[in-house]
RNA sequence: GCAGUUUAAAGGCAAACCUCACGAAAGUGUGGGACGCAAAGUCUCCGGCCUUCCGACCCUUCCCCAAGCGUCGAUGGUAGCGGGAUUACCUCA
Numbered sequence: 001g002c003a004g005u006u007u008a009a010a011g012g013c014a015a016a017c018c019u020c021a022c023g024a025a026a027g028u029g030u031g032g033g034a035c036g037c038a039a040a041g042u043c044u045c046c047g048g049c050c051u052u053c054c055g056a057c058c059c060u061u062c063c064c065c066a067a068g069c070g071u072c073g074a075u076g077g078u079a080g081c082g083g084g085a086u087u088a089c090c091u092c093a
Stems, first nucleotide, its partner, number of pairs: 012037002017032002020029003035080001041086003045083003048078003054073004059068003
C1' cells in the first nucleotide's frame, strides 16, 4: 500500500408522516421528523417494480373530426428492490 474481519467512539445519511415548491403521474427537491443504514456516497449498464403527459391499437357515440372506456409501450421514475461499476472517513487484531 491492497484485500478481508471485529469492536468502540467521533462524525454522516434519513423511512413513514407534516410543510412548501416542481411534475400529467410515478416521484423529486426545501424545511421539520427518525424507521432504519457501514457505503442508505455516486452512476440507470442488467434484471425487477411504479407511473403513462405522449404514442400505437381496440371498442362506443359516430359520415368525418372530436370525445370517452380499455389494452400495450418508457423516452419518466426507483441507487432505501437486487446485481454491476466507481470513490471513500475513524479505529482494533
A computed fold for a 93-nucleotide RNA from Ferrimonas senticii DSM 18821, annotated as c-di-GMP-I riboswitch aptamer.
The sequence was found by an Rfam model in a public genome assembly.
The source organism's lineage runs through Bacteria, Pseudomonadota, Gammaproteobacteria, Ferrimonas and Ferrimonas senticii.
Its Rfam family is "c-di-GMP-I riboswitch aptamer". Its family is annotated with cyclic-di-GMP binding in the Gene Ontology.